[in-house]
Context: one part of a larger RNA
Molecule: small-subunit ribosomal RNA, central domain
Organism: metagenome
RNA sequence: CUGGGCGUAAAGCGAGUGUAGGCGGCUUCGUAAGUCGGAUGUGAAAGCCCUGGGCUCAACCUGGGAAUGCCAUUCGAUACUGCGCGGCUAGAGUUUGGCAGAGGGAAGUGGAAUUCCAGGUGUAGCGGUGAAAUGCGUAGAUAUCUGGAGGAACAUCAGUGGCGAAGGCGGCUUCCUGGAUCAAAACUGACGCUGAGGCUCGAAAGCGUGGGGAGCAAACAGGAUUAGAUACCCUGGUAGUCCACGCCCUAAACUAUGUCUACUAGACGUUGGCCCCAUUUAAGGGGUUAGUGUCGAAGCUAACGCGUUAAGUUGACCGCCUGGGGAGUACGGCCGCAAGGUUGAAACUC
Numbered sequence: 001c002u003g004g005g006c007g008u009a010a011a012g013c014g015a016g017u018g019u020a021g022g023c024g025g026c027u028u029c030g031u032a033a034g035u036c037g038g039a040u041g042u043g044a045a046a047g048c049c050c051u052g053g054g055c056u057c058a059a060c061c062u063g064g065g066a067a068u069g070c071c072a073u074u075c076g077a078u079a080c081u082g083c084g085c086g087g088c089u090a091g092a093g094u095u096u097g098g099c100a101g102a103g104g105g106a107a108g109u110g111g112a113a114u115u116c117c118a119g120g121u122g123u124a125g126c127g128g129u130g131a132a133a134u135g136c137g138u139a140g141a142u143a144u145c146u147g148g149a150g151g152a153a154c155a156u157c158a159g160u161g162g163c164g165a166a167g168g169c170g171g172c173u174u175c176c177u178g179g180a181u182c183a184a185a186a187c188u189g190a191c192g193c194u195g196a197g198g199c200u201c202g203a204a205a206g207c208g209u210g211g212g213g214a215g216c217a218a219a220c221a222g223g224a225u226u227a228g229a230u231a232c233c234c235u236g237g238u239a240g241u242c243c244a245c246g247c248c249c250u251a252a253a254c255u256a257u258g259u260c261u262a263c264u265a266g267a268c269g270u271u272g273g274c275c276c277c278a279u280u281u282a283a284g285g286g287g288u289u290a291g292u293g294u295c296g297a298a299g300c301u302a303a304c305g306c307g308u309u310a311a312g313u314u315g316a317c318c319g320c321c322u323g324g325g326g327a328g329u330a331c332g333g334c335c336g337c338a339a340g341g342u343u344g345a346a347a348c349u350c
Stems, first nucleotide, its partner, number of pairs: 004321003007304002012318001014201004021194003025088003029084003033081002035077007042069001049065006091191001092188004096183003103177007110154001115149007125136002162169002206247006215241002220236004258317003262313002266295012299306002323350003332343004
């Protein structure tokens, strides 16, 4: 080097886009670089291997043969790969017409609820718990009614429903905007797949500057509980949670399952599109296609389970793993305002 693996045992980068590289549909002709064959040259001797001989055998010595190649030159072969000129349409894409959607960004706007403020009614409690207390209340609370302020989140609809590459996305309206999918034709003609680096996006928490602050609530204070209680429970409460701009770049970022491709029984739901049948509209039945679920043939798996949305059967490319601890630590590099992130050992030990 080859050989084994990555759902749960160690192992899929959080996700995409894309550079180099790797790989690449059908077909004519050419070329002959890879590939295959012949010839010639060379591949020292010794050694290894085969076969003779010599020491009484053997080791050892000695004769002959064989073997030996990313080698060079030359002559050929042309299936496959490469390269070149063409052709094709099954991959990929474009155009046309539909269609569903919490996909993204911005602006505006609505009602319920909490809190606070003002006023009315009204009087002794309220609140909270396992039980209490701290707390609030005769300076009039809680309750109830009217008006107002402000912030945040959008009940029902709501659904193993939808959309998005992932993170994620949910009141309503308008504007800007991305992608998917379906049907029927036409067009381009391999334009494709993957993707080391790079670049972009990336929940929450956290950071910087400036706003905002209703509710909730790390820290903190008090009351309880307890042997103690730096907790669980209660009363308060600041950062934060919200907005703008700029950072951070992590996660059980999970389907713990990389992306693309082809093939391999079905059954039952559900979402979107199209076609057919039936129908008084709506329902309904069948087919097909793109999703999303449950159960299962074959097969796979250590088992659990997976099973056309594969963990089955194949191919292409990338990433990653190699006993536990030490340790995702130390050191160094890079990044960051910091917090820290990323890359990532060893001694020692079992």